[in-house]
Order: sequence, then C1' cells, then structure tokens
RNA sequence: AGGGCUGUAGCUCAGUGGCAGAGUGCCUGCUUUGCGGGCUGAAGGUCUUGGGUUCGAUUCCCAACAUCCCUA
Repeated sequence: AGGGCUGUAGCUCAGUGGCAGAGUGCCUGCUUUGCGGGCUGAAGGUCUUGGGUUCGAUUCCCAACAUCCCUA
C1' cells in the first nucleotide's frame, strides 16, 4: 500500500426492512443462623461514526474509524 472478517447491555453472543433480545454478571426481595445454591423482580442500549436508499434501517448501499487476519 492492497484485500478480507468483525463491530449490538459490564462480558459472551443472537437478531435476513416494521416496539432491540438471550445467557452470564451487577442490584432488590424470598429462602438460609450465615455463606453458597435455588427462586423472584428490576436496572442497564446515541445497535462504532457519517451519509445514501426506503413510508420505515441493527438489517440494504457508500465512505470513515477500531480490532484481527492475508498479500506485498
């Protein structure tokens, strides 16, 4: 320098155009003498950024940024 993958909750990841989810973790309550475990409830999101297409974009298109990989 060129090419490719990935980018969504604290973490690991789903979500093929129509209200953003799960597991785990944190917090509350119940259970226990207490811890652990179990159960219950709640909080937590500018979906990397900017544009475009569309009635409508996490999703499709373009560019940029970041991580990783390949080639030179």